[in-house]
Context: one part of a larger RNA
């Protein structure tokens, strides 16, 4: 992992509710007794109901007085009238308060009670499984820690303390030299013991700590056998919270114990109807819970209701705009101010005068604002009327029972934080996902199309139509040469550039010849003056004139030490038709760097299969249309005590669905009744046919060899691919 078997809302008590049944102003017994012992009978106590109000003393109520009116019934008749149980509004009554009032609280025109099924609350283990822990009592020192008793072990080599002997020196104490000697938690290094580095091997291992090599260490605080003793908030510890039998920041085992868990996982057959919430308030509360809101079901009432639109009439202070207030940026003017500050001139270092700048004031110009507003939309919203839609097939409202949920997310719009984020925190509540399939978007929760009962056929939507791949290698007019592109935006590429190319606008020149090209000239006064070693058009300063002329600068650039030299401006000739400049736009290009070879979905595509504008076809969903069928709801006829059931009709506006609620069923085992099958072959089992929306049912054949079903009721330890579920097998 697979298969088989096991495996989770139970039981009792009590309270609430729907339903069913009995009796009913009452209903029923309890304990207990008798008993034929799961029957039946007796038992009338308590509690419940039949009267309330009041703290209490205490007092004590409508069998109907008026109005409205649903269903039903009646009448006429096709929508009116009458009546009208139940229902509603008044009134009246009881009682408390008060004042013998008014007002007001509670109550009053009789329905309960007992039992049973089911649902829910509460108490109990309370749907199943799961802690870490806490406490009690026991068992452990064969591992290990330290202690005690008694034994055992340590190759070989080195070093050479004290002491002792001898020589020398010395007055001596003593010193010194040579031997001898053999000390040491001494040195090297086997065995023992250890476990340093490789962070080697191994890492479902040889092994729940091993293997290799290296290393520490070997007379000691050494290693070790046997025996003894220290025990769980205790021991032992050269102290690491180490060790105390693979268990230690409090051992193991058994018990309390089914501890508790707001956390996690799991929770078993089918179909049908409806269908949420992630919000508000509270909470030692934010992983929970309670109440409300939102969902489901039933009852009740009986005529209106409002998601939409229009009109009318109110509310608002946002977007925008503005500067009238507040705050704020820049500027101008002023015989405004002379209160304040800085600088300057005159004066004597003063007083003071004058000038100027700032500040202040006034006026004007030009701006800014979440905490500004002289203004002010769209939008949102209150009320009224109308439309439309919903509603007697019962809406709106009321009452009761059952929930789930109280982590939301995302698209559009509006904000706060942040460089930003598939980021964080809010607003809005109208979309979508959640709980929504299906077509498109290469793939894809929430983007586009569209809300899926079943089947078949057709038509479209979004999006597409060269091939993969259904459908025009369609048509018209342009653009692009970059494989740009073939993606709505995006590194899917920016600021900034482009004499790439296409288009639009404006100005200027041009057959009296433009622009470009080629040829020629490009001079003289003069080497202008000054400066300077030099300064000759061309280091620098000043000036920048005159003449010849078709034209020619006291020179725009290169060049020289300075000259020289080469161009340019400018002019002539040749040529012969457009040229030059500016602004704007389209496509393209540059800017442009990432790690295996690679991505327009791919192939591939160039007057296109790219981009822009236009046109006509076609393809393409579960959408829409058609046909048939099913379910459900409602109406109606039959049927019934009432249902079930059978038939007909209506449904454009019913049939997606998680949590969840409601309804109807299938199957298993057992019991009572009923009615059948079986050795001429039961159950079980293998394969197949048919029926049913489904759980399932039924039939045939084989196998098997003795029991098994239908129907009507009753009762359950009643349904498993899931719990790292349990046990077994493979």
């Nucleotide at each position: 992992g697979c298969c088989a078997g096991g495996g989770a809302g139970u039981u009792c008590a009590u309270g609430g509710g729907c339903g069913u049944g009995g009796c009913a102003a009452g209903g029923a017994u309890a304990a207990g007794g008798c008993g034929u012992a799961a029957a039946g009978c007796c038992g009338u106590a308590a509690a419940c109901g039949a009267a309330g109000c009041g703290a209490a003393a205490g007092c004590a109520a409508c069998a109907a007085g008026c109005c409205c009116g649903c269903a039903g019934c009646c009448g006429c008749u096709u929508g009116c009238g009458g009546u009208g149980a139940g229902g509603g509004g008044c009134g009246a009554c009881g009682u408390g308060u008060g004042a013998u009032a008014a007002g007001u609280g509670c109550g009053u025109g009789a329905a309960g009670u007992c039992a049973c099924u089911c649902c829910c609350g509460u108490g109990a283990c309370a749907c199943g499984a799961g802690a870490a822990a806490c406490c009690a009592g026991u068992c452990g020192a064969u591992c290990u820690u330290g202690g005690c008793c008694u034994g055992g072990g340590c190759a070989g080599g080195g070093u050479g303390a004290a002491g002792c002997c001898g020589g020398g020196c010395g007055a001596a104490a003593g010193c010194u030299c040579g031997g001898u000697g053999g000390a040491g938690g001494c040195c090297c290094g086997a065995a023992a013991g250890g476990g340093u580095g490789c962070u080697g091997a191994c890492g479902u291992g040889c092994a729940a700590c091993u293997c290799g090599u290296u290393c520490c260490g070997u007379u000691g605080a050494c290693c070790u056998g046997g025996g003894c003793g220290a025990a769980g908030g205790g021991g032992u510890a050269a102290a690491a919270g180490g060790c105390u039998u693979a268990u230690c920041u409090a051992g193991a085992c058994u018990g309390g114990u089914g501890a508790u868990u707001g956390c996690u996982c799991g929770u078993u057959c089918u179909c049908c109807g409806c269908g949420a919430a992630g919000u508000u308030g509270g909470u030692c509360g934010u992983a929970g819970c309670c109440a409300a809101g939102c969902c489901c079901c039933g009852c009740u009432u009986g005529a209106g209701g409002u998601a939409u639109c229009a009109u009318g009439u109110g509310g608002u202070g946002u977007a925008g705009a503005g500067c009238a207030c507040u705050u704020u940026c820049g500027g101008a003017u002023g015989u405004g101010c002379c209160c304040g500050g800085g600088g300057g001139u005159c004066g004597a270092u003063a007083a003071g005068a004058c000038c100027u700048c700032c500040a202040c004031c006034a006026u004007c110009c030009u701006g800014a604002a979440a905490a500004c507003u002289c203004c002010g939309a769209a939008g949102c919203u209150g009320c009224a009327u109308g439309a439309a839609c919903c509603g007697u097939a019962g809406a709106c409202g009321g009452c009761g029972g059952g929930a789930g949920a109280c982590g939301g997310g995302u698209g559009c719009c509006c904000g706060g934080g942040g460089u930003a984020a598939g980021c964080c925190c809010g607003g809005c509540a109208g979309g979508c996902c959640g709980a929504g399939a299906u077509g498109g978007g290469g793939a894809g929760a929430a983007c586009c199309g569209a809300g899926a009962g079943u089947a078949c056929g057709g038509u479209u939507a979004a999006g597409g139509u060269c091939c993969c791949u259904a459908a025009a290698u369609g048509c018209c007019a342009g653009a692009u040469a970059a494989g740009u592109g073939c993606g709505g935006u995006g590194a899917a590429g920016a600021a900034g550039g482009g004499u790439g190319u296409c288009g639009a606008g404006a100005g200027c020149c041009c057959a009296a010849a433009a622009c470009a090209g080629u040829c020629u000239g490009g001079g003289g006064g003069u080497g202008a003056g000054c400066u300077u070693a030099g300064a000759g058009g061309c280091a620098g300063c000043u000036a920048u004139c005159c003449c010849c002329g078709a034209a020619c600068g006291a020179a725009a650039g290169c060049g020289u030490a300075a000259c020289a030299g080469c161009u340019c401006a400018c002019a002539g000739a040749c040529c012969g038709a457009g040229g030059c400049u500016c602004u704007c736009g389209g496509c393209c290009u540059u800017g442009a760097a990432a790690a295996u070879g690679g991505a327009c979905g791919g192939g591939g595509c160039u007057a296109a299969a790219u981009c822009u504008g236009g046109c006509u076809a076609c393809c393409g969903a579960g959408a829409c249309c058609g046909u048939a069928c099913g379910g459900c709801a409602c109406g109606u006829g039959g049927g019934u005590a009432g249902a079930a059931c059978c038939g007909c009709g209506u449904g454009a506006u019913c049939c997606g669905g998680u949590a969840g609620c409601g309804g109807a069923g299938c199957g298993a085992c057992c019991c009572g009744g009923u009615u059948g099958g079986g050795c001429a072959g039961a159950a079980g089992u293998a394969g197949g046919g048919c029926c049913g929306u489904g759980a399932g049912g039924u039939c045939c054949u084989g196998u098997g060899g003795a029991c098994c079903g239908u129907c009507c009721g009753g009762g359950u330890u009643u349904g498993a691919u899931g719990a790292u579920c349990c046990u077994g097998g493979c």
RNAcentral holds the full RNA, with entries from ENA. This is a predicted structure of a 730-nucleotide part of an RNA (large-subunit ribosomal RNA, domain II) from a Candidatus Thorarchaeota archaeon. The coordinates come from a structure-prediction model, not an experiment, and the mean pLDDT is 83. Its Rfam family is "Archaeal large subunit ribosomal RNA". Rfam 15.1 lists 2,955 matches to the family in 1,139 species.